Predicted 3D model of a 120-nucleotide RNA (THF (Tetrahydrofolate) riboswitch aptamer) from a sheep gut metagenome. It matches the Rfam family "THF (Tetrahydrofolate) riboswitch aptamer". The literature on the family includes a 2010 paper in Chem Biol by Ames et al., "A eubacterial riboswitch class that senses the coenzyme tetrahydrofolate". The RNAcentral record of the sequence draws on MGnify. Of the family's consensus pairs, 81% are formed in the model.
RNA sequence: CAGAGUAGAAGACCCUGCGUGAAGUGCUGUGCGGACGGGGAGUUGCCGCACGGACGAAAAACGCCCGCUGCUGAGAUCAUGCGGCGGAAGCGUUUGCGGUUCGGUCUUCGCAUCCCGCUG
Numbered sequence: 001c002a003g004a005g006u007a008g009a010a011g012a013c014c015c016u017g018c019g020u021g022a023a024g025u026g027c028u029g030u031g032c033g034g035a036c037g038g039g040g041a042g043u044u045g046c047c048g049c050a051c052g053g054a055c056g057a058a059a060a061a062c063g064c065c066c067g068c069u070g071c072u073g074a075g076a077u078c079a080u081g082c083g084g085c086g087g088a089a090g091c092g093u094u095u096g097c098g099g100u101u102c103g104g105u106c107u108u109c110g111c112a113u114c115c116c117g118c119u120g
Stems, first nucleotide, its partner, number of pairs: 001120003008109007017100001018098003027053008038116004059095006065087007072079003
């Protein structure tokens, strides 16, 4: 003088949940804590937690279900099946939606900084 190596970060894809009755994500204030190549130090940077603040969204179809009703069968208010119209509390399925969660694969980036060490 040159180089290697971490935690991790970002993007794409896959899987799996959650929400769609709005949590989560993202932004932000205060407090506390933690981590930051092999060793030491370490920020105004990073991460987590607690309590706050501002902003803010995409639902739809079908089945079950409920009401009315046509046909059908019995016969006097009932039943079965096939339909029609409408409803929406709940449940289920599917397709969407969300700067959505966990995990995985690939790619790219990667010690804020200082000292020492390692390889040439």